[in-house]
RNA sequence: GGGGCUGUAGCUCAGCUGGUAAGAGCGCACGCCUGAUAAGCGUGAGGUCGGAAGUUCGAGUCUUCCCAGCCCGA
Numbered sequence: 001g002g003g004g005c006u007g008u009a010g011c012u013c014a015g016c017u018g019g020u021a022a023g024a025g026c027g028c029a030c031g032c033c034u035g036a037u038a039a040g041c042g043u044g045a046g047g048u049c050g051g052a053a054g055u056u057c058g059a060g061u062c063u064u065c066c067c068a069g070c071c072c073g074a
Base pairs, nucleotide, nucleotide: 002072003071004070005069006068007067010026011025012024013023019057028044029043030042031041032040050066051065052064053063054062
């Protein structure tokens, strides 16, 4: 240098054929429960979807370039 896959919350991931307000589990904070802790139950915070541009009325999703990780062949 060539080809392929992946990048979404602190962590692991979902997100269909582009369309409402971007979600789940674990974790975290608070509350309930308990003599107390754990467990259980409830509520909440936390994201500009790796970065930039483009297409579109509308992009996590499509296109291009770049960055990072993994894999393949020589």